[in-house]
RNA sequence: UCAGGCGCUGCGCUGAGUCUGGACGAUGCCGGGGGUUGCGGAGUCCGGAGCCGGGGAACCACGUUCCUGGGGUGAAUCGCGUGUGGCUGACCGUCGGGAGACGGCCGGUCGUGUGUGUAGGGCUUCUUUGCCGCCCGAACCCGUCAGCUAACUCGGUAGGCGUCACGACAAAGAGGA
Numbered sequence: 001u002c003a004g005g006c007g008c009u010g011c012g013c014u015g016a017g018u019c020u021g022g023a024c025g026a027u028g029c030c031g032g033g034g035g036u037u038g039c040g041g042a043g044u045c046c047g048g049a050g051c052c053g054g055g056g057a058a059c060c061a062c063g064u065u066c067c068u069g070g071g072g073u074g075a076a077u078c079g080c081g082u083g084u085g086g087c088u089g090a091c092c093g094u095c096g097g098g099a100g101a102c103g104g105c106c107g108g109u110c111g112u113g114u115g116u117g118u119a120g121g122g123c124u125u126c127u128u129u130g131c132c133g134c135c136c137g138a139a140c141c142c143g144u145c146a147g148c149u150a151a152c153u154c155g156g157u158a159g160g161c162g163u164c165a166c167g168a169c170a171a172a173g174a175g176g177a
């Protein structure tokens, strides 16, 4: 000097996930011992505001049931190909008096892996828009139950990343020096 890693602070991205009050209170706070008070604040608990979500009338909407229950948060839906497992149908073969059993092959359906698209979503560090580019297109929850929905009522307020940039450019506007 460069690269990588870890921690803190500030700033930024995604996202509802931000701001704030109070109670209790650990380790500690010049040398030794005891007491009291103060400082400080790891952590725990209870709120408030804002934001987000669920349930919940009338009116409206929904005919009912089955096949394969249904529903919610979220951008994360819906296909096509392919591998594989379960269930099931037809055909063929073998065994059997028969019911049926086993095997092969072709479909249907559910789950799952993978490839490729897609409804939809995100990214430029003042904002909006445009164009191009890059990325995501998951995961979880309720538990047989829920259309909308005023009053009412019940919850959440996380997590994950980045560090002048895995954003270039343009137009308009705003603010500051």
Base pairs, nucleotide, nucleotide: 010163011162012161013160014159018049019048020047021046022045023044024043028039029038050157051156052155053154054153055152060147069145070142071141072140073139078117079116080115081114082113083112084111085110086109087108088107089106091104092103093102094101095100120136121135122134123133126173127172128171129170130169132167
c-di-AMP riboswitch aptamer (ydaO/yuaA leader) from Nocardioides mesophilus, 177 nucleotides, folded computationally.